[in-house]
Context: one part of a larger RNA
Molecule: small-subunit ribosomal RNA, 5' domain
Organism: uncultured prokaryote
Parts: sequence; structure tokens; C1' cells
RNA sequence: AUUGAACGCUGGCGGCAUGCUUAACACAUGCAAGUCGAACGGAAACGAUAGUAGCUUGCUACUAGGCGUCGAGUGGCGGACGGGUGCGUAAUGCAUAGGUAUCUGCCUAUUUGUGGGGGACAACCUGUUGAAAAGCAGGCUAAUACCGCAUACGUCCUACGGGAGAAAGCGGGCUUCGGCUCGUGCCGACGCUUAUAGAUGAGCCCGCGUUGGAUUAGCUAGUUGGUGGGGUAAUGGCCUACCAAGGCAAAGACGCUUAGCUGGUCUGAGAGGAUGAUCAGCCACACUGGGACUGAGAUACGGCCCAGACUCCUACGGGAGGCAGCAGUGAGGAAUAUUGCACAAUGGGCGCAAGCCUGAUGCAGCAAUGCCGCGUGUGUGAAGAAGGCCUGAGGGUUGUAAAGCACUUUCAAUUGUGAGGAAAAGCUUAAGGCCAAUACCCUUAAGUCUUGACGUUAACUUUAGAAGAAGCACCGGCUAACUCCGUGCCAGCAGCCGCGGUAAUACGGAGGGUGCAAGCGUUAAUC
Repeated sequence: AUUGAACGCUGGCGGCAUGCUUAACACAUGCAAGUCGAACGGAAACGAUAGUAGCUUGCUACUAGGCGUCGAGUGGCGGACGGGUGCGUAAUGCAUAGGUAUCUGCCUAUUUGUGGGGGACAACCUGUUGAAAAGCAGGCUAAUACCGCAUACGUCCUACGGGAGAAAGCGGGCUUCGGCUCGUGCCGACGCUUAUAGAUGAGCCCGCGUUGGAUUAGCUAGUUGGUGGGGUAAUGGCCUACCAAGGCAAAGACGCUUAGCUGGUCUGAGAGGAUGAUCAGCCACACUGGGACUGAGAUACGGCCCAGACUCCUACGGGAGGCAGCAGUGAGGAAUAUUGCACAAUGGGCGCAAGCCUGAUGCAGCAAUGCCGCGUGUGUGAAGAAGGCCUGAGGGUUGUAAAGCACUUUCAAUUGUGAGGAAAAGCUUAAGGCCAAUACCCUUAAGUCUUGACGUUAACUUUAGAAGAAGCACCGGCUAACUCCGUGCCAGCAGCCGCGGUAAUACGGAGGGUGCAAGCGUUAAUC
């Protein structure tokens, strides 16, 4: 000088930060990932509409119906992001500098198509098993769900042969009901040209660097290399058969120990040393161990299967669970917060949109935990008051300190006013694009109408009155600051030297003083 600190005494306000460093210990409860009806069959609930009945004359009940909407279900996209933790990992990691044998949903540029058929399975209905969780059997049905045919394409090949797409959907407008058009989807191909192999994200390879010790000296058989084959998005002993006998190591292999790495942070003149909380990048993990599935993408936290430990339910046959998400509980510990508000903003998912979801995030609450700022009054005032303490008893000191007099009102309290964080979206109008079209849709501009959790916001203002606001440590030397009383090697102090055995500036108290100040000391830790 510093700290994610703790402890003791004390404590007025505000701003900005930070807050389980220990048990990756166990978790009650609530919430943390949904969304789309403009993909689909539909209608459990609510509302509107129509009808019937009742009466309390505007309600209740029933029926119809898919109009607003929508539980459950099929389907699509998203649950691989965001959030948490640091167990493992000394190199399958990270940092930095390179490489390519690769993939990449949504986005983006160019381009070809979007023809014709089929059969199911949920929901639903019926029956049935079970305490429950959950099923089983039969029947009906739709699609942007599924499967063939045609066609593009491209691989092997002399050829034969083999592989391989989709939804003319959905929404708006017009209609002569044939269709036309716009928007949005879906399938296939390609990222070439001229510098950039579209962008983004990921996979893999490689040089150098990355804790301690030799009281760890030898290690290795898929081991090192080759050939053929398999496998992968892709290279490769990644895997396999055969062949060869190699490969690593004193510039530290192998084994042991410790540890997430970095940008950074602290310190220091620097070189270095220590460290890796918050924030940001990468990695690893998700009760413990193993496994794959789905998918563009998986360490799949709030997915699945198996085994294990633990907890819970049970009708004993069988089932359910995973806070290292946000709060919160117990335990551990010197020690670390609310079972809060809101999606108003920023961002994310879905959706044409309105919107819905979002413990991400924005805010509020708690804590002097830290940093910064402000206040606790200002001026005057000698009878140098009283009281305290000391005294050589004259006085000295506390001390202009107080009282008194004259002022001020920051902050807190109180009264009212009141920004900014709000940009949008919707609606109306105009212009442009699209088009057969003045519809629709898209873009831009203008107008209009609103949207704030924080919030009793910030800021300004009214009123009243010095009013509500100072402590802590130290005073032998180092080290700024001295006397008296008590004690008598006792009680005690102490960072080092040391102090105390009857005159203690060193113990305890008092008066006085010194240093910091809403803090001050102590302890721990780093330089």
C1' cells in the first nucleotide's frame, strides 16, 4: 500500500460497487422454457350469438353453433442459448502464432422446381388392467406428420443395374368461381468471378509457453511405423487383419503431489513477486458411474435408458425424485443478503403480427463490506465564570471552550411541483415499390393515440428550529503525544527492546494531550 475479509467499541445521510472464500453437503415450498389456431383434426373451459324453460325482468339452467378464443392431442421451431459451479484436468485444457482433411439450423447472394397418388397413427368413441405412476385391446379421422410414382441431379459403370426431392400448402386482395396476383413457406444445386473459399458458429492438426519435488529413472505391445480394409462431417492405431521392431527419456520420460487457464487484479521506481472474487473469453461438470437416441448442433443442469447411494409415496404388487438456476431451509463455519417488484427498458425463444414466456435482465430490500462525497453549525464572546485536574497554595490548565449576543439552514424532517430513462407497436394520411389493379402486402415520411417496475424517482420548492447527528486507538523508545492517584515481580502489559519487587510518563483509573474520523483499532493474508 492492499483485501470478496472476520472480530471489538462506536455509528447521521447520499452515490457507486460488492456480498457462502467453508460441505461439488442434504434439500421443504414457489418460480427459473416455452410458443405457434396464418400447419391439423377438433371444442374441455370462458365469452359473444340464436333458441327453449324458469322466474327475482336480467339472471339461472339446457340445447345449437366454431364467431372471439382455446384445455388436452398431432405437427413445426426452440428446450445445445441464456443462468450456475470449479469437482475433475499438468494437457483430449488454456494463452499465443499458424494450418485444413471438414460440417454449419436460422441469416444472406444466385438459380431450378413445387406434378400425380396412397396408407396410417394420436386426439375422440367403446371395452378393460392398476392403489398410484401408467397402460392394454378394438373402431373412426386430419395435416406443413408419414410412404411410394414422375422429374432435376449426381456416384460407380462399356453396358445392365443401384441411390435419391417437395406442401400447387397457409394468409390477404380481386373474381366470370375456371382462375389471377401478392406475401410467406417447402425441395434440389451452388458459394465460383476480382482481393475476401458468403457470414456466423463449431470439429480436427501443429510450433512455442504453462506447479512442485529425483527421498519418483527407466516407461511403452495398439505400444512406434507400414500395407489392405472398416469407421467418421473430416485427418489419424480412431478400430481391425497382416508385416516390421520400433517409440519416449537427465533439455526430466513414467509415476506422485498441487491446481481450472487467460484478459486481468494487488504490490513494486522497475525487474519481479503474489493472485485468478466481481466483469469478459475459453474449458470442464450437472446426485455418483456408464450408455446411446433425437437433432444443423448434445458435457443434453430443469430430456431418455441402465446400475449405485440417499430421500419420499404405496393398497407391498410397484412407483417418484435430483437447487453447482432465483429466492429460501438445515448443516458446516470467524463469516456472506429478500421464500420482494416488473417485463417499462436492453437482450433471447416462438409467432405475419398483436402478443405470450423470460428469477436473463432492469429495479427495489438487507449489510459502514469497500471506495467517494456531505453533515454534525458560523461569527462574536474574559467576569479568563462554575466544576474537574495539577500546585511551590501565589497560581496554572481545561479555555473562546461553555454560557450570553448576532446569524445561517446543507443533510435529515415537512408542504407542493415535477423531468429523463419512451424508442416503438397500433390507427389515419401521403409518396415509392409490387401488380392487370387505385385492392392486399412491403418501405419511407407526417399526424394521432397511448405504453414506467423503479416511484412518495432525480431535481426544484414551502415551513420550523441550532434544532436530529462523534467516536475509536494511542501517549517509555522505535512513534506524534505527560502528570497525579491506586497497585507493589502481585494484578497486569507487550509488535521488538522490554516494564512491574513502595516515589511506575510502560500495569489499572483520572485529568490533560496526540493521531485518524463515521469510523477507529485488532487478527488473518499478499507485495